Predicted 3D model of a 74-nucleotide RNA (transfer RNA) from Bermanella marisrubri. The coordinates come from a structure-prediction model, not an experiment, and the mean pLDDT is 83.
RNA sequence: CGGGGCAUAGCGCAGUCUGGUAGCGCACCAGCAUGGGGUGCUGGGGGUCGUAGGUUCAAAUCCUACUGUCCCGA
Numbered sequence: 001c002g003g004g005g006c007a008u009a010g011c012g013c014a015g016u017c018u019g020g021u022a023g024c025g026c027a028c029c030a031g032c033a034u035g036g037g038g039u040g041c042u043g044g045g046g047g048u049c050g051u052a053g054g055u056u057c058a059a060a061u062c063c064u065a066c067u068g069u070c071c072c073g074a
Base pairs, nucleotide, nucleotide: 001073002072003071004070005069006068007067010026011025012024013023020057028044029043030042031041032040033039050066051065052064053063054062
């Protein structure tokens, strides 16, 4: 320098292809069960999707640029 993958909740991931209110597990909080812990059950809080634009009635999803990271090539 060229090509490609990835970026979504505290952590690990799904959702993108096929646009339509953002989910799962663990963790966290509360209640119940226990003498307490562990554990189990029930309920709850937390992200508007790496950044900035564009298209659209509507964008995590499509398009463009940039940033970070990883891989391949020169």
Record summary:
Rfam family: tRNA. It is annotated as a transfer RNA. Rfam's curators write: Transfer RNA (tRNA) molecules are approximately 80 nucleotides in length.